[in-house]
Context: one part of a larger RNA
RNA sequence: UCCGGCGAGUUAUUGGAUGCGGCAAGGCUAAGCUCUGUGAGGAGUGCAGCCGUAGCGAAAGCGAGUCCGAAAUGGGCGACUAGUCUCAUUCAAUAGACCCGAAGCUGAGUGAGCUUGCCAUGGCCAGGAUGAAGCGAGGGUAAAACCUCGUGGAGGUCCGAACUGAUUUGAGUUGAAAAUCGAUCGGAUGAGCUGUGGUAAGGGGUGAAAGGCCAAUCAAACUCAGUAAUAGCUGGUUCUCCUCGAAACAUCUUUAGGGAUGGUCUAGUGCGGUAAUCGUCAGAGGUAGAGGACUCAAUGGGCUAGGGAACUUACCCGUUUACCGAACCCAAGGAAACUCCGAAUGCUGACGGUGGAAUCACUGGAAUCAGUCCGUGGGGGAUAAGCUUCACGGUCGAGAGGGAAACAACCCAGACCGCCGAUUAAGGUCCCUAAAUCAAGACUAAGUGGUAAAGGAUGUGAAAAUACUUUGACAACCAGGAUGUUGGCUUAGAGGCAGCCACCAUUUAAAGAGUGCGUAACAGCUCACUGGUCGAGUAUUUUUGCGCCGAAAAUGAUCGGGGCUCAAGUCUUGUACCGAAAUCGCGGAUGUAAGUCCUCUUCGGAGCGACUUACGUGGUAGAGGAGCAUUCUCAAGGCAUUGAAGCAGAACCGUAAGGAUCUGUGGAGCGUUGAGAAGAGAUUAUGCCGGA
Repeated sequence: UCCGGCGAGUUAUUGGAUGCGGCAAGGCUAAGCUCUGUGAGGAGUGCAGCCGUAGCGAAAGCGAGUCCGAAAUGGGCGACUAGUCUCAUUCAAUAGACCCGAAGCUGAGUGAGCUUGCCAUGGCCAGGAUGAAGCGAGGGUAAAACCUCGUGGAGGUCCGAACUGAUUUGAGUUGAAAAUCGAUCGGAUGAGCUGUGGUAAGGGGUGAAAGGCCAAUCAAACUCAGUAAUAGCUGGUUCUCCUCGAAACAUCUUUAGGGAUGGUCUAGUGCGGUAAUCGUCAGAGGUAGAGGACUCAAUGGGCUAGGGAACUUACCCGUUUACCGAACCCAAGGAAACUCCGAAUGCUGACGGUGGAAUCACUGGAAUCAGUCCGUGGGGGAUAAGCUUCACGGUCGAGAGGGAAACAACCCAGACCGCCGAUUAAGGUCCCUAAAUCAAGACUAAGUGGUAAAGGAUGUGAAAAUACUUUGACAACCAGGAUGUUGGCUUAGAGGCAGCCACCAUUUAAAGAGUGCGUAACAGCUCACUGGUCGAGUAUUUUUGCGCCGAAAAUGAUCGGGGCUCAAGUCUUGUACCGAAAUCGCGGAUGUAAGUCCUCUUCGGAGCGACUUACGUGGUAGAGGAGCAUUCUCAAGGCAUUGAAGCAGAACCGUAAGGAUCUGUGGAGCGUUGAGAAGAGAUUAUGCCGGA
């Protein structure tokens, strides 16, 4: 992992609701007792008791009333009748209460054959090295001290086996081993190692202290018991079909992944033009926008109190001001916490229309309280986030189908079932790939399309404006571009052209006291300006369509791919076609409502009878309804050695759970119908047991 079996809402009591039924102003008996039956059981009795038949008041008490009160015509709670009992279903409470699952807590015991400490009694430590004290001898001294040699054999001394430990590293890591093996290493006469016996016990021991160790277990051992501890947590929770169908919100919560109440769902009952929508009318309001009339902030100008600076002044004055500047004035603007104004929507009410209930009330049962993305209006953030937090709407959640290459939340569209029928939506129509290589007119040359900004550019199309232009423009070429004058100043020099000032006049077709290069300064080249040659548009600006650059990312590229250029790109217009579970057609099933007929009837009604019409039939949590199957019991009626159950196979029937029939196998029990009772349904619990 697979296969088979086992495996989870039960039972009791009390209560609520609903349903079937009995009796009914009453209903019911419990234990016990008596009778009966082989038995399970049945029948009777049962002084009591329970619920109901009257309430109100704290109570005395009064009573269809009563309480408050001095009182009520007031107010509160009542009265004007329906209950009760069994059974069933469902929910709640109490119990283990759907099942499995803690870490733990408490009690009573068992452990020191592992290990820690201690006690008693034994054992063990090859070999080598060093050479303390003391002693002897010699030297030495007044005597000592002291020195030398010898002897001696001390030491938590040295080297190093046994023994003991475990430094570093390799291997091992489903190991040879639940701590080992190899190499290396520490101690090795000591606080040494070790045998045997004993001793200390669980909030306790022991500890040269690491929360270490106390039998592979230690921040409180192990065993059994309390015990099915508790688990607002995780996992699991077993057949089918049909009807409806949520929530992820508000408030409170030692509350935030739990709960309660409300909201939203469901079932029943009841009320009964309710909800909703449209029209008309009447309202409340201060948003969007706008404004500047208030408040706040703020720009420019004017005017100006005051201040600064300069000048003047013995002092007091005074003068000026390209400085700052309250208030005031003018102009143009800003504001969630500004408003002289002010919508659209939305909201409320009245009346009228439409409106087969979608509304409301009560009762039973829930689930939900982590939401998500998209659009719009806001807050937070950085006018960041697949960010966060509100509001309104939509989707997903709980929604399949078509499109977007793929893609919960985008676009289209809401799947009862069948059909080798039809029409469309979004989106598409060269090939992959269903349908236009469709029609008309433009644009783009960048493969732009087929990802991006500020900014940049004689790309190209369109529309304008202005200026010049056959009295000849623009470009090019030919020619001129002069004189006073080297203007004045400055300067070594300054002659158009370092710099400063001025920038006139003359001759002219025209020519600056000079546009740039150049020289030490001149010179030289050139421009403005003018004439000629040429012969038709030229120049500048604005708006706009489509393009260009700007443009760097990590395994190999790419628009989904191929491929596409008067497109198969982009814009405008049009006609066809394709395209979904949408819509239509045909057949079938089913829910609800209404109607007609039929059957039954306790005459209230009921029907799993037939037909017609209308509207429906996506669905998680969840509510409601109807069934299938399994085991057993009772009753009736059956099958079976001429072969029961079980097992295997098969092209049959039913909307499904399922049910027949036949054949084989098997060898003794088993269906059907009507009731009843449950150990009543398994692909999931790292489920349990067995097997492979």

A computed fold for a 692-nucleotide part of an RNA from a Candidatus Omnitrophota bacterium, annotated as large-subunit ribosomal RNA, domain II. Rfam family: Bacterial large subunit ribosomal RNA. The prediction has a mean pLDDT of 84. The RNAcentral record of the full RNA draws on ENA. Taxonomically the source falls in Candidatus Omnitrophota (Bacteria, Pseudomonadati).